[in-house]
Context: one part of a larger RNA
RNA sequence: CUGGGCGUAAAGGGCGCGUAGGCGGUUGUCUAAGUCAGAUGUGAAAGCCCACGGCUCAACCGUGGAACUGCAUUUGAAACUGGGCGACUUGAGUACGGGAGAGGGAAGUGGAAUUCCAGGUGCAGAGGUGAAAUUCGUAGAUAUCUGGAGGUACACCGGUGGCGAAGGCGGCUUCCUGGACCGAUACUGACGCUGAUGGACGAAAGCGUGGGGAGCGAACAGGAUUAGAUACCCUGGUAGUCCACGCCGUAAACGAUGGAUACUAGUUGCUGGUCCGCCUUAGGCGGAUCAGUGGCCAAGCGAAAGUGAUAAGUAUCCCACCUGGGGAGUACGCUCGCAAGAGUGAAACUC
Numbered sequence: 001c002u003g004g005g006c007g008u009a010a011a012g013g014g015c016g017c018g019u020a021g022g023c024g025g026u027u028g029u030c031u032a033a034g035u036c037a038g039a040u041g042u043g044a045a046a047g048c049c050c051a052c053g054g055c056u057c058a059a060c061c062g063u064g065g066a067a068c069u070g071c072a073u074u075u076g077a078a079a080c081u082g083g084g085c086g087a088c089u090u091g092a093g094u095a096c097g098g099g100a101g102a103g104g105g106a107a108g109u110g111g112a113a114u115u116c117c118a119g120g121u122g123c124a125g126a127g128g129u130g131a132a133a134u135u136c137g138u139a140g141a142u143a144u145c146u147g148g149a150g151g152u153a154c155a156c157c158g159g160u161g162g163c164g165a166a167g168g169c170g171g172c173u174u175c176c177u178g179g180a181c182c183g184a185u186a187c188u189g190a191c192g193c194u195g196a197u198g199g200a201c202g203a204a205a206g207c208g209u210g211g212g213g214a215g216c217g218a219a220c221a222g223g224a225u226u227a228g229a230u231a232c233c234c235u236g237g238u239a240g241u242c243c244a245c246g247c248c249g250u251a252a253a254c255g256a257u258g259g260a261u262a263c264u265a266g267u268u269g270c271u272g273g274u275c276c277g278c279c280u281u282a283g284g285c286g287g288a289u290c291a292g293u294g295g296c297c298a299a300g301c302g303a304a305a306g307u308g309a310u311a312a313g314u315a316u317c318c319c320a321c322c323u324g325g326g327g328a329g330u331a332c333g334c335u336c337g338c339a340a341g342a343g344u345g346a347a348a349c350u351c
Base pairs, nucleotide, nucleotide: 004322005321008304012319014201017198021194022193023192025088026087027086028085029084030083031082033081034080035077036076037075038074039073040072041071042070049065050064051063052062053061054060091191092188093187094186095185096183097182098181103177104176105175106174107173108172109171110154115149116148117147118146119145120144121143125136126135162169163168206247207246208245209244210243211242215241216240220236221235222234223233258318259317260316261315262314263313266296267295268294269293270292271291272290273289274288275287276286277285278284279283300307301306324351325350326349333344334343335342336341
C1' cells in the first nucleotide's frame, strides 16, 4: 500500500445546482505519453542468496557468481488507456403535437364554523368533570332568531390518489412561471455520469422591524387530583400561531436505504399517456406498450426479521460517512449568527 463496511448492529451528507477532479458510447486513421519487448550504460563496497575455500567445527573470514525487481539513453510493437484529426447514432439534448397534476409566485373572491358587538324572544340557570370547583349569569347569561365586525382554516370530493430535488403542497377564479410524462417524425452529434470547495433552497420552534390577533395556546394565575402534583383533568390566559420584509439553518429533515447506468422468474391493484381487438359502441370489456405508484412472491442476498426489477440481487463509475461504550456532539481554537445557537470537533480519565 492492498484487503472490510454503511435499512434495523458504528456509518448515506436534509436536498438539488454546479467548479476542480475522477470516470466515460460506436468506428477509421495518425501519434506513441501511459503500456509491452529488446539492447547499452548505470545501479560503490559491505550485507542478503548460491558455490567453493581458510581458522579442528561453528560464529567469523576469503574468492567467485547471482541479485540489486530501479533509473537513463536507444531501437521496436500498437491491442488497451491517453492525445490529434475525421465519421456515426444507440447515451444526452432540441424542435413539433398532446393530455395529467394540492409544483411555485402574485392578485382577487366564496361559503360553513368559532368568537365578539347591537337588537328581538325568553327564563334561572349555564358551563365543566370520573366527580367537582374555580368561571359566566337577575346589570338577564345559556338557548333561539335577525343584522353587523374581524381573523383563521378550507368539510364533502379525498383515494397505500397526484405534484415537487428535498422541506413540502389541498375552497374557487385570473395572471406570471418551473418540471415530468406520452406520441410520431426531423435535427445536433458524446454535448454524458458523479461531484471535494462553493453558492441556492430548506418543517416546526426561535430572533429583528412593522402590522394583525377570531380560535388555539408554551409561560403564568386559579380550581381540582394527590402523601406531595412545580404534571396529567378543568376555568382563564401572554408570547406565539397569521401577514410583509430580513435573519436562523436545525429535525426520528426517515424508505433510519446517496446519485447514475445495465442486466436478472412471476403475479395482482391504482394513476397518467399511446396503440389494437370485441360488444347490447356519449360507454363497457379484453390485450399490448411506456412512465409512475402499492401489495404478494422465484432465484439470489441477509445475522435474522426481511428484501426481492421502486433490490437490501448481479456488476461498473463517482461522492459522503464508519472504526468499542462512557467522557461528548462536550472543551479549546476558528468560521458563521443580533441572540438563541449552528458548523468544525478533541483529550485526560474510566469500563
A computed fold for a 351-nucleotide part of an RNA from an uncultured Bacteroidota bacterium, annotated as small-subunit ribosomal RNA, central domain. The prediction has a mean pLDDT of 89.